[in-house]
Context: one part of a larger RNA
Order: sequence, then C1' cells, then structure tokens
RNA sequence: GAACGAACGCUGGCGGCAGGCCUAACACAUGCAAGUCGAACGGACUCUUCGGAGUUAGUGGCGCACGGGUGCGGAACACGUGGGAACAUACCCCCGAGUGGGGAACAACCGCUGGAAACGGCGGCUAAUACCGCAUACGCCUCUUCGGAGGGAAAGGACCUUGCGCUAUUGGAUGAGCCUGCGUCGGAUUAGCUAGUUGGUGAGGUAAUGGCUCACCAAGGCGACGAUCCGUAGCUGGUCUGAGAGGACGAUCAGCCACACUGGGACUGAGACACGGCCCAGACUCCUACGGGAGGCAGCAGUGGGGAAUAUUGGACAAUGGGGGCAACCCUGAUCCAGCAAUACCGCGUGUGUGAAGAAGGCCUUAGGGUUGUAAAGCACUUUCAGUAGGGAGGAAAAAGCCUAGGGUUAAUACCCUUUGGUCUUGACGUAACCUACAGAAGAAGCACCGGCUAACUCCGUGCCAGCAGCCGCGGUAAUACGGAGGGUGCAAGCGUUAAUC
Repeated sequence: GAACGAACGCUGGCGGCAGGCCUAACACAUGCAAGUCGAACGGACUCUUCGGAGUUAGUGGCGCACGGGUGCGGAACACGUGGGAACAUACCCCCGAGUGGGGAACAACCGCUGGAAACGGCGGCUAAUACCGCAUACGCCUCUUCGGAGGGAAAGGACCUUGCGCUAUUGGAUGAGCCUGCGUCGGAUUAGCUAGUUGGUGAGGUAAUGGCUCACCAAGGCGACGAUCCGUAGCUGGUCUGAGAGGACGAUCAGCCACACUGGGACUGAGACACGGCCCAGACUCCUACGGGAGGCAGCAGUGGGGAAUAUUGGACAAUGGGGGCAACCCUGAUCCAGCAAUACCGCGUGUGUGAAGAAGGCCUUAGGGUUGUAAAGCACUUUCAGUAGGGAGGAAAAAGCCUAGGGUUAAUACCCUUUGGUCUUGACGUAACCUACAGAAGAAGCACCGGCUAACUCCGUGCCAGCAGCCGCGGUAAUACGGAGGGUGCAAGCGUUAAUC
C1' cells in the first nucleotide's frame, strides 16, 4: 500500500447493489418448510331445479432419494484431471408386438371389546389401475445336437372414435454405481508395518468386477521415491495479494463429497441403508391413571447459551423452477420480495453567486498590528435529495389457461388433436420506478493527526509528575512530542484503532 463474512471508539443525510453465527455438529418453546390425484376404487357426508354438483377418512398410484441446511468426520480413488469395463437406470424419446379369460382377499364400514393415552384385538361384509393363477408372447432368460426344448406378462378409467394408460423388449437420452494412471498439508524427537494379510482354485453374494464373504492351497504384500503411526484439514472452479514467480485462503455463487441427537441395522423402492421414514441400543427432554408412551431446527423465522460479533417468530406463489393432476388447480420458508444494522462497494447531497466597514467575538502580538476571513452578516438566486400533493406508463406477461370463431384432420355439422385470430382474467413487491406541482437554504459533517519517518505551529497548564508512544524516542520550569485552546493538514458519511492475510 492492498484486502476483509470483521469487531471496537467517536460520528451519522439519502439511494443503488451485494453480503450478514467465522464461536457451542450446544440445547431447543411455538408456527410453517411435501404433497397431490375422485379421469384407479368402494363407501360416508352436504347441497339439489332430482339431471347432477361438491367435500373427503380409507384402499390404490406417483412424489417424498429432488429442492433446502451444515462442514462433524475423512489424508483417501474423498477431490481434480485423464483413461477403462463387468453393470443397472422410474419419469422422457424412437421402432415394431400384445392388452384374452378367471379367482381369492384386505382396509374403509358394521358388531363386540382392551387401554389414561399412544394405539389396538376378535368376528362379519365389500371394490379397484391393490393381489394371485391360466392362456399367449417375434426379438427376453436358460439349455442346445443350432433343428429345437423349457421358462417368464399385462389394467383399465373416460368414451361413439382418437388420445391417456398397462405388459414384455431393443436402442437412445439422463443421472448413478465400479476399476485405474497422475496430482493433493505437517512431523523421522514416528522405521519398520501386515494373517483375510498377498496371490491362486472353487463356491456364495451383488445391478456389476473384486478377499466383497467363505472353504482349501501357497507364503506372500508394503516401506528412506517415507510404509506404519501422530497431528491438522471437507476438495475444486476460484478469492486476496504480488511486476511476476510465488505466498495465504476456500465466506457468498457453482461442481463433487460427507453428515442429519450419538452408535448400529436393514425394509420399501428405478434410486436410500433415507434431515422433517422404520427397528434396536445410549444420553437428554416431555406426558402418564406408574401399566406405558412421545420427541430430534446442521430447513425458514425465532429462544436460551457461548462469544468481540452476525438480522424478521414478515409478504406472495405474480415471475423462475419443482411435485401431483387430462385439466382447472393444489402444495412449495426452493424462489421472488420486503424488514434490520454505514457490514463492504458505488453514486448523490449537506447549497450557488456576490459581499471589506477586512464588523463583532476568539487566538496571537514587538501593542503598531496579524490571523480566523469572503469566512459570517447583508444582497441576489437555485431546489438535487428528503417532505407534501397529484399523475403514473413500460417491463416482469410477447405467456400459460378458460370461453369463443375459422382452417387442417375426419365418412361427418360435432367431439379429440393441432393451428390462427378474438375476448375475458391473473402483480407479493407497490403509497415501487418515473413525471409534474408546492414551500423554503430551508432537514443534513464528522473523525484522526500536526517532533522525524509524514502533509500540517503557536500560546497556556504541568514539571522524569500526570501522561504519550508503530520505530526512533518525548516529560526533571521557556515541551511545535503530555493535557487544553486558537490555527493548520488529511480523509469524508465516514474517520481512526485492533485482529488476521499478501
């Protein structure tokens, strides 16, 4: 000098834009953060103009593995980069094939009944895109003498058709899993480490390779090119600094990883060994009728605590995106906005011109004067910003969608699909931006420093005292270095100090 997720002291007008628990991965009151589908299903209830319309506890489907948070652990295929083979992939896309015919249940519901509650138990009835057989199945799987043999599927709703679905399967796409070369902190005051250890055969297991696991066999494998051990640490794109080489860092944003009270485990599923799922154990908290139960903010707010220190228990789904749905629509603390604090950066303002009697006052003085100082007052103007009042586009919406008209499609006026036009409607921000008018200089300047480094000097007080100090050093009676005053210098809504980095 630059830089900061900063803090502290003094001070503080406005706006834009960004960031805001670095400490206790400490404990959490309360609310919200993941639902949706009645065009899969049987009921129940409400309204009814008896045509129907609507709500939804339960069964069922899809989603809840995304999005959001944190950085505990981890020094290794974790990350970065470049290769690879032995894999699976819901929804989506492309091509053909099929979608036939049956059955038995279980919730809801009803009856009885247990429990304080959480939650159940027994019996009975019932539907389905829930479940189970049969048939068929080209490419699918297994065997094969390559002729063939064996095995394996489905679901319908709406409906006049098309379209939405379902089944098996090939290919693609997407996002994963696995292997591997190289690179990735410090310590040798850590020198030897290793029995599933290294390799083989066989088997099991997995979507898949493999000591991944197991039986048997062999005795190997790693290491001064640093094994093992100890400490520290999420990694990267990047950020800061620097002429560069380098050094330091890894907040925000983006990619990957790990974790979800602590430890362990699997279930479901295309995908998890699953933050707001399940089971077991532990610590802690809460309820209890003492028999037994409930919970997990490292989601968004918020509370206590810790700390030098870090915000609102806000608004909206209008936009972007996500989940469900044919759709309307519903959900969304993702997101978009608003609030708080000068936390950083950027911009603007706190007035402009004139004005010498060089006023008064202050300070200094050689007592003449000098300086504050055109500074003020006075005079003439302007009105940014803030304030008040009125107007208020355009963008975010060029959309999606409802309704409607026409064309294409069609045997067909329709319906479906597609396309063009018209109409209607939708804004949290928002009392927004912006524009106009009004009034009046009116509401808006501080902080540090002045011995040298280093821009800026005098007086008074003090008297090695009180004190200052980044270094050199000042202070013991004339202190430009302490304290105050006048004056000056530098920055400016900031200015200084401190911490840590180059």